[in-house]
Context: one part of a larger RNA
Molecule: large-subunit ribosomal RNA, domain III
Organism: Gynuella sunshinyii YC6258
RNA sequence: GAGUAACGAUAAUGCAGGUGAAAAACCUGCACGCCGAAAGACCAAGGGUUCCUGUCCAACGUUAAUCGGGGCAGGGUGAGUCGGCCCCUAAGGCGAGACCGCAAGGUGUAGUCGAUGGGAAACGGGUUAAUAUUCCCGUACUUAAUAUGACUGCGAUGGAGUGACGGAGAAGGCUAGGCCAGCCUGGUGAUGGUUAUCCAGGUUUAAGGGUGUAGGUUAGGGGAUUAGGCAAAUCCGGUUCCCUCUCUUAAGUGAGAAGACUGAGACCUGAAUACGGUGGGACUAUGGUCCCCGAAGUGGUUAAUGCCCGGCUUCCAAGAAAAGCUUCUAAGCGUCAGGUCAUAUUGAACCGUACCCGAAACCGACACAGGUGGUCGGGUAGAGAAUACCAAGGCGCUU
Numbered sequence: 001g002a003g004u005a006a007c008g009a010u011a012a013u014g015c016a017g018g019u020g021a022a023a024a025a026c027c028u029g030c031a032c033g034c035c036g037a038a039a040g041a042c043c044a045a046g047g048g049u050u051c052c053u054g055u056c057c058a059a060c061g062u063u064a065a066u067c068g069g070g071g072c073a074g075g076g077u078g079a080g081u082c083g084g085c086c087c088c089u090a091a092g093g094c095g096a097g098a099c100c101g102c103a104a105g106g107u108g109u110a111g112u113c114g115a116u117g118g119g120a121a122a123c124g125g126g127u128u129a130a131u132a133u134u135c136c137c138g139u140a141c142u143u144a145a146u147a148u149g150a151c152u153g154c155g156a157u158g159g160a161g162u163g164a165c166g167g168a169g170a171a172g173g174c175u176a177g178g179c180c181a182g183c184c185u186g187g188u189g190a191u192g193g194u195u196a197u198c199c200a201g202g203u204u205u206a207a208g209g210g211u212g213u214a215g216g217u218u219a220g221g222g223g224a225u226u227a228g229g230c231a232a233a234u235c236c237g238g239u240u241c242c243c244u245c246u247c248u249u250a251a252g253u254g255a256g257a258a259g260a261c262u263g264a265g266a267c268c269u270g271a272a273u274a275c276g277g278u279g280g281g282a283c284u285a286u287g288g289u290c291c292c293c294g295a296a297g298u299g300g301u302u303a304a305u306g307c308c309c310g311g312c313u314u315c316c317a318a319g320a321a322a323a324g325c326u327u328c329u330a331a332g333c334g335u336c337a338g339g340u341c342a343u344a345u346u347g348a349a350c351c352g353u354a355c356c357c358g359a360a361a362c363c364g365a366c367a368c369a370g371g372u373g374g375u376c377g378g379g380u381a382g383a384g385a386a387u388a389c390c391a392a393g394g395c396g397c398u399u
Base pairs, nucleotide, nucleotide: 013031014030015029016028017027018026032396033395034394035393040376041375042374043373046356047355050354051075052074053073054072055071056070060068061067080141081140082352083351084350086119087118088117092113093112094111098107099106100105122139123138124137125136126135142348143347144346145345146344147343148342149341150340151339152338153333154332158328159327160326161325162324166315167314168313169312172308173307174306177302178301179300180299181298182203183202184201185200186199187198188196204274208269209268210267215262216261217260218259219244220243221242222241223240224239225238226237228236229235245256246255247254275297277293279292280291281290282289283288316319362371363370378390379389380388381387
């Protein structure tokens, strides 16, 4: 320079009460304003105690601070089913022997790791200051071992099937959700009107079990035979014969039905003693705690980007693998062991779980107008996730 610029989005504050040494900023209330495909809610990554409670205000907070993501202290994360661990493999890594190299080392078979992918199983309500698909209540499910009973050809690191997959497009059937009516509870207006065809609020419930629908795919069963599937096979593949309903055709020619496999939703159950009130009573540190009673809980319409759909149609550039599951036998075992079904008992360890997550808690040296993958995403108008105004919810961006 200068008590100058600046105090980091122009979403906005005002009043009353409280606390306090002190209040524009903290707490409570009432108004007003802003977001609302977000400035709301929930995860992944990342962070790591920032979460909750009490207390304090030096420093940190671009001002003050009684406040705080600040200091100090105490508390808080509960799982067979959520995720990991586990089983399996992809790109890729490592790599016994092996090959190459003077060596260091390089390549690579068997193998072994490696998720961002495949693989068993849980929902609803309640509860804490702070956790909950984890605790509690109710109702389920999966898997393994053991025992008992019944019936039995079982057996793999091998064979076969399945798992198993692209882009685009279209239609149908549904549901979540929304809306309307009915029903229940309450209200009747300080201003012209408002007992009515009025106003406000509510009208909620899962997994699982049973049934097997709209729809999709496909002929099904039996016998014989067999140069293929590295050996074997009753399995798969090839060849062939027979049986099975209706219509149709020159013709076992074509179509359909039945059957088989699959498949949303609806319905019944779960389910009432749940949930549902500005209710009543008692206590109270005025935050709340305990007890009692507990209404309606239906119908219609609309409708997804969600489900049926890993489907269907179509196109060329032709769109993972392995485990698992089903089945077949080899060696072998054959009153055993093993397998299938039912019932019962027991087990299901360990790790994560607080909190932030379009952000003041992550990445940007900052409480930084930047950046950050996924899910939900209501109403009115609208083609719409545009836009405008609102709901739930959250904020008024620390002079």